The RNA shown here (FMN riboswitch aptamer (RFN element)) has 118 nucleotides.
Order: sequence, then C1' cells, then structure tokens
RNA sequence: CCGGGUCUUCAGGGCAGGGUGAAAUUCCCGAUUGGCGGUUACAGUCCGCGAGCGCGCACAGCGCCGAUUUGGUGUGAUUCCAAAACCAACAGUACAGUCUGGAUGAAAGAAGGCCGGC
Repeated sequence: CCGGGUCUUCAGGGCAGGGUGAAAUUCCCGAUUGGCGGUUACAGUCCGCGAGCGCGCACAGCGCCGAUUUGGUGUGAUUCCAAAACCAACAGUACAGUCUGGAUGAAAGAAGGCCGGC
C1' cells in the first nucleotide's frame, strides 16, 4: 500500500408558552427535529441505502416505501446565502415526526485490532 478473512467499538434528533375540553406534549395557535453513502460545493425534500410496512419458516427472496420552489453568488450548488414552502412507519392513547412501547433490539455505515497478500 491492497482489501480477502475475522473480531471489537460506535452508529437518531425533537412540542417552550398558550387556547378548547371531563380528558389532548395527539385537536387549534405557536414551538421544534433532521440517520448513512454519493453527487464539480456543505442535501430531511437530487441519486442510492438503512430504518419501517406487506407476503414469507426465514437475518433468504419478492413487493411497498414521504417531501421544494423562487431569487442571488460562483467554473461548478434542487447541497451555500436570502425568502417562502413541504415531509416524516407501526402499536397505544382525545386524532402524535416530537409522548409511551416493540427497542438494553436491528441496521445503512464509520472507526479500529488481528490474520493474509504485495
């Protein structure tokens, strides 16, 4: 230096304040959050993946799977700056991205140890 084998560790954030009500962090006003890799330049909304959901004996396999525009700068940005928007599994519960639960789980992937090769 390579990346074949193996092991370890890490790997998701968020309703302040108020209204109605018998009851709501679930409704209303308002507040607030953003996994991983990629992309000429930094991405919740581009491309892909994980998670989640359905079928299934199954960590196999197959299928499903959300959301952005305008202007500016620049060689280059749906990624930066300005403005205005939008989206967010399942179960429970007064209807939930934010509460509780499956979950002290799983995992995209990141880092490292050892073996191996040059």